Predicted 3D model of a 76-nucleotide RNA (transfer RNA) from Marine Group I thaumarchaeote. RNAcentral records the identical sequence in 6 taxa. The RNAcentral record of the sequence draws on ENA and MGnify. Its mean pLDDT, the model's own confidence on a scale to 100, is 82.

RNA sequence: GCCGAAGUGGCUCAGCCUGGUCUAGAGUGAUCGACUCAUAAUCGAUAGGUCGUGGGGUCGAAGCCCACCUUCGGCA
Numbered sequence: 001g002c003c004g005a006a007g008u009g010g011c012u013c014a015g016c017c018u019g020g021u022c023u024a025g026a027g028u029g030a031u032c033g034a035c036u037c038a039u040a041a042u043c044g045a046u047a048g049g050u051c052g053u054g055g056g057g058u059c060g061a062a063g064c065c066c067a068c069c070u071u072c073g074g075c076a
Base pairs, nucleotide, nucleotide: 001075002074003073004072005071006070007069010028011027012026013025020059030046031045032044033043034042052068053067054066055065056064
């Protein structure tokens, strides 16, 4: 330099292919509460994301198009 994959709560991921009441979810973690003599386990509740950045097109974007950034892999 070229090609490919990935980027979504603190962490691990789904959702993208097929845009829409799916007005962004799960597990785990955190906080609070219940249970217990107490802890763990279990159960309940709460908070936490402007979906890597910017732009475009669209009535409407996490999902489409373009550029860029970061990480990983391959070729040279």